[in-house]
């Protein structure tokens, strides 16, 4: 030193909720909050799940399907990375 672990210290990160600000929406960005988190850092490649503007069917309705939208704090993986007891 590197792997795999997660005792300790020293931090970090931030659900819900509020206020705003883009967004059709789902939802994301600031600020306040902390639910919980050993990667809850970053990446949408696989699955899953969430919206459905535009599309398509449909009576010119209601409605249904659809992602190239999104969710990494759903899973899998892929990359980085603080400490160092058993």
């Nucleotide at each position: 030193a590197u792997a795999u672990c997660g005792a300790a210290a020293g931090g970090g990160c931030a659900a819900a909720c509020u206020c705003u600000u883009c967004g059709a929406a789902a939802g994301a960005g600031g600020a306040g909050g902390a639910c919980g988190c050993a990667a809850a850092g970053c990446c949408a490649c696989g699955g899953a799940u969430c919206u459905a503007a535009g599309g398509u069917u449909g009576a010119c309705g209601a409605a249904a399907c659809u992602a190239a939208g999104a969710u990494g704090g759903c899973c899998g993986g892929g990359u980085u990375a603080c400490c160092g007891a058993a």
c-di-GMP-I riboswitch aptamer from Brevibacillus sp. SYP-B805, 86 nucleotides, folded computationally. Taxonomically the source falls in Brevibacillus (Bacteria, Bacillati, Bacilli, Caryophanales). The RNAcentral record of the sequence draws on Rfam.